[in-house]
Molecule: Bacterial large signal recognition particle RNA
Organism: Thermoleophilaceae bacterium
């Protein structure tokens, strides 16, 4: 050095949790990695690692050190962004809501005559009047008096010798005050009354209608300034919380590259 057969090793590893520690069996990374049993208020171990049982493969592409590279996890909070949720605070900012100015997009009215000027009428307001509607009084019906109203008064009584007479009860009729009833009339008073009449007052705006003149008016999406407002909506303060990047730290798959590692028999 080559060739057979072996043997230590290998046939996955790492985080976090969990545990007195380790490791697995459940999450996760990682990227292919031999089969069965076992396991979480668990299973195994007791100092380098699952435990039983089988099987491959083996001395180097696969074992074993070390360097680098860093998937991915952890912990911190030193940062940024976003969001949340409690407390305070303030209309100075942002929105919101009114007003005010300016600029206007658009539409419309306008020589069949705009803005504007007279004027006369209505609208308001006072007062009459008339009318309406309610009261109320009278008139007008209708009832209304045991006796204390009238009239006629039977019987009955009274006076008379008589002819007479004289008070009178009930019936009849009538009537006063009161009751009730109409609105046909007439006085009166009031009045959330009036397409009604007349006088007066204001005559700012509005509305009609005349005349003057002779080109403008008007309504507005929005911009943009200026003022005011507050049951604080954002944004300001303080405190706590999530998530997602980042910076320190730790742990560290795969991957890369540096080296190191047998035994036996034969040539």
């Nucleotide at each position: 050095c080559c060739g057979u057969g072996c043997u230590a090793g290998g046939c996955g590893g790492g985080g976090a949790g969990g545990u007195a520690g380790c490791g697995g069996u459940g999450c996760c990374c990682u990227g292919c990695a031999c089969c069965c049993g076992c396991a979480a208020u668990c299973c195994g171990c007791u100092c380098u690692a699952g435990c039983g049982g089988g099987g491959c493969u083996g001395a180097a592409u696969u074992c074993c050190c070390g360097g680098u590279c860093g998937a991915g996890g952890g912990g911190u909070u030193u940062g940024g962004c976003u969001c949340u949720c409690g407390g305070g605070g303030c209309c100075a900012g942002u929105a919101c809501g009114c007003c005010g100015g300016u600029c206007g997009a658009a539409g419309g009215c306008g020589u069949c005559g705009a803005u504007g000027g007279c004027c006369a009428g209505g609208u308001c307001c006072c007062g009459u009047g008339c009318g309406c509607u309610g009261g109320u009084c009278g008139u007008c019906u209708g009832u209304g008096a045991a006796c204390c109203a009238g009239g006629u008064c039977a019987g009955a009584u009274c006076c008379g010798g008589g002819a007479g007479g004289a008070a009178g009860c009930a019936g009849c009729c009538u009537u006063a005050a009161g009751c009730a009833g109409u609105c046909g009339c007439g006085a009166u008073c009031a009045g959330g009354c009036g397409c009604c009449a007349c006088g007066g007052g204001u005559g700012a705006g509005c509305c009609u209608g005349g005349c003057c003149g002779g080109a403008g008016c008007c309504u507005g999406a929005g911009a943009c300034c200026g003022g005011c407002g507050g049951g604080a909506a954002c944004g300001c303060c303080c405190g706590g919380g999530a998530a997602c990047c980042g910076g320190c730290u730790u742990c560290g798959a795969c991957g890369c590259u540096g080296g190191g590692u047998g035994c036996a028999c034969g040539g």